[in-house]
Context: one part of a larger RNA
RNA sequence: UGACGGGGGCCCGCACAAGCGGUGGAGCAUGUGGUUCAAUUCGACGCAACGCGAAGAACCUUACCCAGGCUUGAACUGCGAGUGACCACGUCCGAAAGGGCGCUUCCGCAAGGACACUCGUAGAGGUGCUGCAUGGCUGUCGUCAGCUCGUGUCGUGAGAUGUCGGGUUAAGUCCCUUAACGAGCGAAACCUUUGCCCUUAGUUACCAGCGGGUUAUGCCGGGGACUCUAAGGGGACUGCCGGUGUCAAACCGGAGGAAGGUGGAGAUGACGUCAAGUCCUCAUGGCCUUUAUGCCCAGGGCCACACACGUGCUACAAUGGCGUCCACAAAGCGAACCGAGAGCGCGAGCUGGAGGAAAUCGCACAAAUGACGCCCCAGUUCAGAUCGGAGGCUGCAACUCGCCUCCGUGAAGUUGGAAUCGCUAGUAAUCGCGGAUCAGCUACGCCGCGGUGAAUGUGUUCCUGAGCCUUGUACA
Numbered sequence: 001u002g003a004c005g006g007g008g009g010c011c012c013g014c015a016c017a018a019g020c021g022g023u024g025g026a027g028c029a030u031g032u033g034g035u036u037c038a039a040u041u042c043g044a045c046g047c048a049a050c051g052c053g054a055a056g057a058a059c060c061u062u063a064c065c066c067a068g069g070c071u072u073g074a075a076c077u078g079c080g081a082g083u084g085a086c087c088a089c090g091u092c093c094g095a096a097a098g099g100g101c102g103c104u105u106c107c108g109c110a111a112g113g114a115c116a117c118u119c120g121u122a123g124a125g126g127u128g129c130u131g132c133a134u135g136g137c138u139g140u141c142g143u144c145a146g147c148u149c150g151u152g153u154c155g156u157g158a159g160a161u162g163u164c165g166g167g168u169u170a171a172g173u174c175c176c177u178u179a180a181c182g183a184g185c186g187a188a189a190c191c192u193u194u195g196c197c198c199u200u201a202g203u204u205a206c207c208a209g210c211g212g213g214u215u216a217u218g219c220c221g222g223g224g225a226c227u228c229u230a231a232g233g234g235g236a237c238u239g240c241c242g243g244u245g246u247c248a249a250a251c252c253g254g255a256g257g258a259a260g261g262u263g264g265a266g267a268u269g270a271c272g273u274c275a276a277g278u279c280c281u282c283a284u285g286g287c288c289u290u291u292a293u294g295c296c297c298a299g300g301g302c303c304a305c306a307c308a309c310g311u312g313c314u315a316c317a318a319u320g321g322c323g324u325c326c327a328c329a330a331a332g333c334g335a336a337c338c339g340a341g342a343g344c345g346c347g348a349g350c351u352g353g354a355g356g357a358a359a360u361c362g363c364a365c366a367a368a369u370g371a372c373g374c375c376c377c378a379g380u381u382c383a384g385a386u387c388g389g390a391g392g393c394u395g396c397a398a399c400u401c402g403c404c405u406c407c408g409u410g411a412a413g414u415u416g417g418a419a420u421c422g423c424u425a426g427u428a429a430u431c432g433c434g435g436a437u438c439a440g441c442u443a444c445g446c447c448g449c450g451g452u453g454a455a456u457g458u459g460u461u462c463c464u465g466a467g468c469c470u471u472g473u474a475c476a
Stems, first nucleotide, its partner, number of pairs: 001476002003473003007470004012465002015460002019423005026314008034305002042053002064300002068296003077122008089102005105114003125289002128287003134283002136278003139274001141272001146185006152161003165176003191266004196234007206223002210221003237260001240254005316416001320375006332363003337356002342351003382413001387408007429452007
């Protein structure tokens, strides 16, 4: 100087408390461990591995296994020698890959060249090893308020001071004091979005007034008001008032205001820590391999199953289930695509193809909600696992191993031990919608969008993590 303490003081965070909903019990989905296996490819392991890399494992992917094949190779750049082929086509073996046979060059008068093959040689290739040799990228402490520098001063020196103290703040934020005075990286602000207003613009959006038209619909003429769209601007700054406070910073209350003290949300992550993660994104040193640890191909595996754990979905019902009827979104996506109306089918879906590179057309009915009716507390009109049968779709192909529909079947489950998680407001809870990946899909995942919409806390004794000052130390 740090680090540590079941030392002290101050302070903060869904850390506890107060509350709401879960997990832990059940079934299923998914990841992991273990076991099994010819292989069940590899990585990730407290927080910070375990719906993680994987935003799509039937083949492919694919790195694994078994079998069959190739050897300058699937792709790259040279050199030397040789050949005139190679490809394509035909044919035979074969599961394919591959191999055998047949046929077979171009430019140039020529020398030669192009191209390809063969042999040889440099060398290719490697998802082989080392993340403890590395770059880059990422996680985490933590959006925590810290981390430093120049000059000066103090100290023999390591170093200290500044950065401490008194207030204050979300903040090393600001003020005051002060052997310090300044400065940098962080904090804040600048950026995006959302909430209010104005201006400009008015199609594909809108429709108040006027006219036309329809069973009906901005459908048409038209309009530029409104909504909205998207560009610019305004608006919030403790600016105003009162109180508290050191004539400070600031805090409390109030007015006005769409919004008030950082308005909400996002992007943004200091010096560093964990020899944290990644050599399987990529790049790269070293090592290893070279008729194989490279390359091609068929099939299998990554989907196994006594079991254990994590993360989820669906439930156990009446604030519910079922049936009929009626409403109200936002954000997205669409050309090898979205696919309307219409017809067929109980349905998944099929036929068909209007329109649409889309504020125009389509996906697209939002669902919970509301109205009416049935059920009457039961393993049920709850719940839907499992299994049988019949179908649909994608795709060369659904046996291993896809999704969906219909009929039947109708398991466990009556609110879950110890323990444990999330959340402070348009949040939790709950309801549906969209997208990426994608032929299809094991998506209940992930990333977004809106609808309905709470309870509790104004405290800091305790648990936990962090910050500042101080103290002890046989630790560095």
Molecule: small-subunit ribosomal RNA, 3' major domain
Organism: uncultured bacterium